[in-house]
A computed fold for a 72-nucleotide RNA from an uncultured Bacilli bacterium, annotated as transfer RNA.
It matches the Rfam family "tRNA". The family's RNA type in Rfam is transfer RNA.
């Protein structure tokens, strides 16, 4: 330099056009002499950035940025 995949909660990830979610983690409560386990409830997100298409975009298109892999 060329190609390719990915970017969603603190971490790992799902989500192929209309409700933003799961597990773990965190907080409170119940339980226990206490801790752990378990149960219940809760907080936490400009869905990488910008633009375009669309009545409507995490989702489709383009550019940019970052990361991984392959080739040179």
């Nucleotide at each position: 330099g060329g190609g390719u995949a990915c970017u969603u909660a603190g971490c790992u990830c799902a989500g192929u056009g209309g409700g933003a979610g799961a597990g773990c983690a965190c907080u409170a409560c119940u339980u226990u002499c206490a801790c752990a386990c378990a149960g219940u409830a809760g907080g936490g997100g400009u869905c990488g950035u910008a633009a375009g298409u669309c009545c409507a975009a995490u989702u489709c298109u383009u550019a940019c940025a970052g990361u991984g892999c392959c080739c040179a």